[in-house]
This record gives sequence, C1' cells and structure tokens, in this order.
RNA sequence: CAGGCGGGGCAGGCGAUCGCUCGCGGCGCGCGGCUUCGCGCGCCGGGAGAGGAAAGUCCGAGCUCCACAGGGCAGGGUGCCGGGUAACGCCCGGUGAAGGUGACUUCGAGGAGAGUGCCACAGAGAACAGACCGCCUCGACCAUUGCGAAUGCAAUCGCGAGGCAAGGGUGAAACGGCGGGGUAAGAGCCCACCGCGCCGCCGGCAACGGCGGCGGCACGGCAAACCCCACCCGGAGCAAGGCCGCAUAGGGAGGCGAUGCGCGGCGCGCGAGCGUCGCGCGGGAGGGCUGCCCGCCCGAGCCUCCGGGUAGGCCGCACGAGGCGCGCGGCGACGCGCGUCCCAGAGGAAUGACCGCCGCCCCGCGCCGGGCGACCGCGCGCGGGACACAGAACUCGGCUUACGCACCCCUGCGAC
Repeated sequence: CAGGCGGGGCAGGCGAUCGCUCGCGGCGCGCGGCUUCGCGCGCCGGGAGAGGAAAGUCCGAGCUCCACAGGGCAGGGUGCCGGGUAACGCCCGGUGAAGGUGACUUCGAGGAGAGUGCCACAGAGAACAGACCGCCUCGACCAUUGCGAAUGCAAUCGCGAGGCAAGGGUGAAACGGCGGGGUAAGAGCCCACCGCGCCGCCGGCAACGGCGGCGGCACGGCAAACCCCACCCGGAGCAAGGCCGCAUAGGGAGGCGAUGCGCGGCGCGCGAGCGUCGCGCGGGAGGGCUGCCCGCCCGAGCCUCCGGGUAGGCCGCACGAGGCGCGCGGCGACGCGCGUCCCAGAGGAAUGACCGCCGCCCCGCGCCGGGCGACCGCGCGCGGGACACAGAACUCGGCUUACGCACCCCUGCGAC
C1' cells in the first nucleotide's frame, strides 16, 4: 500500500443571540370554601432537556386487568453439552461437522435398528433392487470371415443356454471404500487398512474423545413429511388500569306547575266533534332586569336527589433487573462488596435556528524535515471539500436492520 477478519471505542467541543418543553424561586393579576392554603395566567431569575441504534416491533420479562384447585387432551414453541440470567429463541465456554493460507466464521447439530409415507427427471435397476453396454464359460456352425483339397477346423459386429457385477453409463443418491489374494470371469469369497455396528477399558460433570477386541456388511437418504422423545407455554395490553367529575344531552325516583275561554282560517269525519295554525282576554311554577321590594318583560316546563359515565383533568410516569468508579471471584457471559451520582417526561407531541472560534478527516499547491532510493511525515502555510444513520412516548434485557470515523488483528506485495 492492497485485500480481509473479529473486537472494544467515539458519535464533534466551546462561546454569543433568538426560540421551545418541564421542574424550582420571586413578583403581579384573577378565581375558590379568600391573612395562612390551593388552582390558573403573565413577567423576571436560575436549572435540566434523545440514541447506539430512540428504528423494526421479532423474542423474553417487569407492571396492570381478566381467567385459573390439581392433572390430562388439543394447540404452539424450543432442540449437541455445560454454564450465565428475572427470563429468553439471547449471551459465554466447550464438543462435533463444514469452510478459510490466516485473523476467524457457519450450523435446518434430538430420534430414520418405534411406525406410516416419499425419493422427481434420467436410468436396466431407487430399498430387502437390477443387467443396457460390458466380462467369462459352454453349445452350435444358421450368418460372416480366415485357413485347408475336403464333409472340416478356428474366430466373432452376430446367434442360443448360463455365470458375474470388476469396468462403462444414468442419477442428488446405485446396497461399504481402497489394495492384495483368489477365480473361467467375478464377488467380504478370503486378508490388511479405513468406514460402520456392538462390547470393554481409560479421560471428561457432560456433549464427546482415545485405545483395544469382536462382527464380513446385516443397517441408503429425507423428520423445514407425518410422527416419536425431552423441556417450556393461560389471555390481553399503558388506548393496560385506577381516581376526580355540577360541561351538554340522555337514564331512574320524588316534588311543583300550565294545558282555560272566545273569534277566525285550514284539514278529517254523515254527524256530535277531533286535530292544527293565528289573534284577543285570563291564569301561570319558574326565569331575567336588582343587593332587596315594587314594577316591567319572558314564560311551559322547572326544582331536588340517585346511579352510570363521555368530553375534560389527575395518577400510572421516571429511584430503576439504574449509571459511573474501585476492589474481589470467574477463562468468560456474569456475580458480590464498597463508594458516588440523580439523569427528558411531552401528549398533534419540546429538545431547534443562526453566527464565530477550535478540533478531526480528505483533496490540491508551496515550503521544511527524514531516507542511497521507491517514498514517507498526527511538520508548517494557503485554498477547497466533508463531519453519517437517525428523534424518546410505560419500562427493561436481547436480536435484527440503518450508518460515519479512527484503533488493535490477519494475509499478500514493496522498501529498509
């Protein structure tokens, strides 16, 4: 310098101005049950104010309400072993398998000798299989060829009867692999090694590993097919849930009051009449004007109590499986102890805008320094550019996704 791998870290800093949200203190005004107190509004002062992912809402919990004796069935989830944790499908350590030169990574890693099922296409044959090409033996002389004087003899791209599964070929997979012996050719037919299975011993908490012996192959693959085994799991979610409650309307109980007379119009009716509208007179609980009375006006509803509860307000809601530092135990995840700190709480939803200086990175030019040199410099100056992803909404532990930077680490190349 190039490529790569995992890990921990940072997430620009300071200052000025104008704003936003929420506490605290003071002053003023208003309201209430009125010195004290509470609530609301305004002004002033001072303080605090997003993240490593606040995101996706995938997994696990706290918390809340509902359900629930225990056990089982159904359904869902998890799945090598040991550990961590409040818990987890997360994390740590290990085992096995696979990949990489390496840093390191990945896992759909329980069971196929319980049962059922499936194994496309190709291929002769796909599970207790199979013979297409091929290999070998025998037969025969029908065909062809060769030899021969010959009815004969020999051979095979052939033919007939058998043996074989070594080789070829198909396939994701072909009923152990490879070498030797053996054989007509072959074959675990026999032998050694490897694989597989069983048994024993040793190491390990275990997964598993090592060694030895036996077995001559009997045991294909698929469980992200049904299934079997082990373990775990009630449901809904802060719009959970609780409190206050004289908004209006509506529900229940009780009390008070009007619905009278006349005239006219319209409609219905055979009609007595009924309904409706307008005008006039009278009555009228209650209401308005007011501090009260008188007076005037409005007037068919009004008042009291009870219960539910919407809008609304408050709580839940910011001291927590909390952050930081140190020590101890542990390989580690993590645990324990001590000290210290208080760190957003909005509710259409604040955390912003702008300016200056500095910082970091990149590019270009010039100068300086180092080196024989290729070249190098977190050396200086000037100019330009860049500083990502992204915004809490009950809280926490994880996972995943998005994303800028530098460091440690690995491999290769070059220079010294």

A computed fold for a 416-nucleotide RNA from Minicystis sp., annotated as Bacterial RNase P class A. RNAcentral holds the sequence, with entries from ENA. It matches the Rfam family "Bacterial RNase P class A". Rfam describes the family as follows. Ribonuclease P (RNase P) is a ubiquitous endoribonuclease, found in archaea, bacteria and eukarya as well as chloroplasts and mitochondria. It is recorded under the gene name rnpB. The prediction has a mean pLDDT of 75.